About this RNA
This is a predicted structure of a 73-nucleotide RNA (transfer RNA) from a Pseudobdellovibrionaceae bacterium. Its mean pLDDT, the model's own confidence on a scale to 100, is 82. Its Rfam family is "tRNA". Rfam classes the family as a transfer RNA. The sequence was found in a public genome assembly.

RNA sequence: GCCGACGUAGCUCAGUUGGUAGAGCAACGCAUUCGUAAUGCGUAGGUCGCCGGUUCGAGUCCGGCCGUCGGCU
Numbered sequence: 001g002c003c004g005a006c007g008u009a010g011c012u013c014a015g016u017u018g019g020u021a022g023a024g025c026a027a028c029g030c031a032u033u034c035g036u037a038a039u040g041c042g043u044a045g046g047u048c049g050c051c052g053g054u055u056c057g058a059g060u061c062c063g064g065c066c067g068u069c070g071g072c073u
Base pairs, nucleotide, nucleotide: 001072002071003070004069005068006067007066010025011024012023013022019056027043028042029041030040031039049065050064051063052062053061
C1' cells in the first nucleotide's frame, strides 16, 4: 500500500423487511437475615465510533474518515 470483518450501557453481546434501542453480568435502592453472602423486587445508566448523504423516518442503506483484529504484498 491492497482486501476483509468488527465498533450499540461499566463489561459480554442481541437488535428480523428501515418504524424511534434491549438482554445477561456489574452498579445503586428496598425486602429477607442478628449480620454478611445468596435470593426476590425495583431504579439508574446510551448523541448506536465520527462527519455527511438518501428517506416522512437510519443502530440498520450509501460515501468518507478514525480505531481494533485478521489476511496479502